The RNA shown here (transfer RNA) has 73 nucleotides and comes from Botryobasidium botryosum FD-172 SS1.
[in-house]
RNA sequence: GCCUCAAUAGCUCAGCUGGGAGAGCGCUGCACUGAAGAUGCAUAGGUCACCUGUUCAAUCCAGGUUUGAGGCA
Numbered sequence: 001g002c003c004u005c006a007a008u009a010g011c012u013c014a015g016c017u018g019g020g021a022g023a024g025c026g027c028u029g030c031a032c033u034g035a036a037g038a039u040g041c042a043u044a045g046g047u048c049a050c051c052u053g054u055u056c057a058a059u060c061c062a063g064g065u066u067u068g069a070g071g072c073a
Base pairs, nucleotide, nucleotide: 001072002071003070004069005068006067007066010025011024012023013022019056028042029041030040031039049065050064051063052062053061
């Protein structure tokens, strides 16, 4: 230098035929307990890496950028 893959909640990840943004763990609150743990219930938490475009509508499609992983030279 070229090619491929990845980037979504604090962490690990799912999501797709383009129209609802989600799960587990964690945090917080409540129940339970003498107290805690475990368990149950509930809440909060998001610039879907960034820019531009296509579209009535983009996490999803197209182009570019950044970061990370792998491969070729």
Description
Rfam family: tRNA. By type it is a transfer RNA.